About this RNA
A computed fold for a 76-nucleotide RNA from a Chloroflexota bacterium, annotated as transfer RNA. Its mean pLDDT, the model's own confidence on a scale to 100, is 81. RNAcentral holds the sequence, with entries from ENA. It matches the Rfam family "tRNA". Gene Ontology term of the family: triplet codon-amino acid adaptor activity. It is annotated as a transfer RNA.

RNA sequence: GCGGGGGUAGCUCAGCUGGCAGAGCAUCUGCCUUCCAAGCAGAAGGUCGCGGGUUCGAGACCCGUCCCCCGCUCCA
Numbered sequence: 001g002c003g004g005g006g007g008u009a010g011c012u013c014a015g016c017u018g019g020c021a022g023a024g025c026a027u028c029u030g031c032c033u034u035c036c037a038a039g040c041a042g043a044a045g046g047u048c049g050c051g052g053g054u055u056c057g058a059g060a061c062c063c064g065u066c067c068c069c070c071g072c073u074c075c076a
Stems, first nucleotide, its partner, number of pairs: 001072007010025004019056001027043005049065005
């Protein structure tokens, strides 16, 4: 330099054809318990890596760019 995969909640990841952004774990509150754990109920938490474009509407499609992983090539 070229190709492929990935970046979404604190963590691990879903979101398949464009139509209200989600799950599990963690956190917080309550219930339960003598207390803790477990269990049950609820809550909070998001510029979807960044910038632009298309569209009535973008996590998704297009362009640019940054970072991580894998492979290929070149090599002073």